[in-house]
Context: one part of a larger RNA
RNA sequence: GAUGAACGCUAGCGGCAGGCUUAACACAUGCGAGUCGCGGGGCAGCGGGGGAUGAGCUUGCUCAUCCCGCCGGCGACCGGCGCACGGGUGAGUAACACGUAUGCAACCUGCCCCUGUCAGGGGGACAACCCACCGAAAGGUGGGCUAAACCCGCGUACAUCCGGAGGGGGCAUCCCCUUGGGAGGAAAGGAGCGAUCCGGACAGGGAUGGGCAUGCGGCGCAUUAGCUAGACGGCGGGGUAACGGCCCACCGUGGCGACGAUGCGUAGGGGUUCUGAGAGGAAGGCCCCCCACACUGGUACUGAGACACGGACCAGACUCCUACGGGAGGCAGCAGUGAGGAAUAUUGGUCAAUGGUCGGGAGACUGAACCAGCCAAGCCGCGUGAGGGAAGAAGGUACAGCGUAUCGUAAACCUCUUUUGCCGGGGAACAAGAGCUUCCACGAGUGGGAGUGUGAGCGUACCCGGAGAAAAAGCAUCGGCUAACUCCGUGCCAGCAGCCGCGGUAAUACGGAGGAUGCGAGCGUUAUCC
Numbered sequence: 001g002a003u004g005a006a007c008g009c010u011a012g013c014g015g016c017a018g019g020c021u022u023a024a025c026a027c028a029u030g031c032g033a034g035u036c037g038c039g040g041g042g043c044a045g046c047g048g049g050g051g052a053u054g055a056g057c058u059u060g061c062u063c064a065u066c067c068c069g070c071c072g073g074c075g076a077c078c079g080g081c082g083c084a085c086g087g088g089u090g091a092g093u094a095a096c097a098c099g100u101a102u103g104c105a106a107c108c109u110g111c112c113c114c115u116g117u118c119a120g121g122g123g124g125a126c127a128a129c130c131c132a133c134c135g136a137a138a139g140g141u142g143g144g145c146u147a148a149a150c151c152c153g154c155g156u157a158c159a160u161c162c163g164g165a166g167g168g169g170g171c172a173u174c175c176c177c178u179u180g181g182g183a184g185g186a187a188a189g190g191a192g193c194g195a196u197c198c199g200g201a202c203a204g205g206g207a208u209g210g211g212c213a214u215g216c217g218g219c220g221c222a223u224u225a226g227c228u229a230g231a232c233g234g235c236g237g238g239g240u241a242a243c244g245g246c247c248c249a250c251c252g253u254g255g256c257g258a259c260g261a262u263g264c265g266u267a268g269g270g271g272u273u274c275u276g277a278g279a280g281g282a283a284g285g286c287c288c289c290c291c292a293c294a295c296u297g298g299u300a301c302u303g304a305g306a307c308a309c310g311g312a313c314c315a316g317a318c319u320c321c322u323a324c325g326g327g328a329g330g331c332a333g334c335a336g337u338g339a340g341g342a343a344u345a346u347u348g349g350u351c352a353a354u355g356g357u358c359g360g361g362a363g364a365c366u367g368a369a370c371c372a373g374c375c376a377a378g379c380c381g382c383g384u385g386a387g388g389g390a391a392g393a394a395g396g397u398a399c400a401g402c403g404u405a406u407c408g409u410a411a412a413c414c415u416c417u418u419u420u421g422c423c424g425g426g427g428a429a430c431a432a433g434a435g436c437u438u439c440c441a442c443g444a445g446u447g448g449g450a451g452u453g454u455g456a457g458c459g460u461a462c463c464c465g466g467a468g469a470a471a472a473a474g475c476a477u478c479g480g481c482u483a484a485c486u487c488c489g490u491g492c493c494a495g496c497a498g499c500c501g502c503g504g505u506a507a508u509a510c511g512g513a514g515g516a517u518g519c520g521a522g523c524g525u526u527a528u529c530c
Base pairs, nucleotide, nucleotide: 001529002528003527005526006525007524008523009522012382013381014380015379016378018375019374020340025338026337027336029335030334031333034081035080036079039078040077042074043073046072047071048070049068050067051066052065053064054063055062056061057060088293089292090291098217099216100215101214102213103212104211107210108209112206113205114204115203116202117201118200120154122152123151124150129144130143131142132141133140134139160183161182162181164179165178166177167176168175169174189198190197191196219265220264221263226256227255228254231253232252233251234250236248237247238246268290269289270288271287272283273282274281275280295316296315297314298313299312318329319328320327321326346372348371349370350369354368355366356365357364358363385416386415387414388413395407396406397405398404399403420471422466423465424464425463426462430457435452436451437450438449439448440447441446442445474519475518476517477516478515479500480499481498485514486513487512488511489510495502496501
């Protein structure tokens, strides 16, 4: 000098940033991923409409019950997209995990953008629902009906594969283009009166995101010296989006190592941060990128993408429910609780903005995010008054003691000011849109103009006015290092102390007082790094 700090004393305000470093310990409760009715069958609930019956009666209205999905809509269900993002944590990992630089002639890529072509004709099932049944529950079983953009064939189609012919290129295995033949894989509709819009299938290209391989780089111990059997390579296969002992059969006996293999310990890596003149040393909290993990271990399914934090299955430990037969759960999401600890916050508000998912849109969801709350835990700013004022007051303390010195221009007193705080009044920006209405332009779906409309924070920031010096100073030190000295008490006691060292009767070193020095809403101490 620095800190995600803690402790002691003290404490006026604001802005900006920060806040479980320990038990990757266990978790009550709420919320954190849904959305689409413009994909579908339906109609449980709500509203409208129609019908039937009954009641009240002001005889054409109200109420009640039932029926009809006809309309607005819509719980549950089928289907689509999302749930692989966003958010958390640092356990594991010394590794192509990360950083950097390359390669892929060995690869994939939903949504998005561009281009081209196409959408013909059939079939089928399963939920919801109905019926019956089992179970304490969680839930489940059997039978029957049904729709779709659900599922499956057929026709057609430029991918792909195998031969033939021609041409071009490279980096070894090779790659690319053209042509004809064979094999071979599609599709879906919805809204609207319509124009049209949103979708569907295949192929090519782009963008984005990923996968794989390689060179180099970044740690401690040699009181770890040898390690290795899928081990190293080949041939053939399997598997994968793809290369590869990734896996397998066979064959060979290799491969790594003092340029530190192997083992053990420690550890997420980087951008960066701290320190230092630099070289270097140390660290990796907040923010950003990458990785890994999601109670512990394992496994795959679905999918463009996971071997999936709030999905599934199995095993284990733990907790809970139970009718004892059997079930349920996973905060290293946001709050919050217990425990551990020197120590770390609210079971808050809003989707207004930014962003995400779904939707044609309105919109819905969003503990992402934006705000607010708590904490001097950090940095920065401001204030606690300013000018004048000597009877150098009183009082304290000290001394060379009728007096003098010091606190000290300090106070009183006079003249001012009003930041911050308090009271009263006014009062933002953040809002751009999207959508809707209307007008215009061109190329019929985009752009532009006008109007409408939206604020959690917030009556906040800020501005104006009012009263009033009013409401606001402490902490540590004073032997040397090191700025700052005397008196009293104590008497190797009590105590101090970072080092040297003080204290045994005049202690500037202990305790108190007066005074002084340093910093100041902080000041000291402790811990750690340079």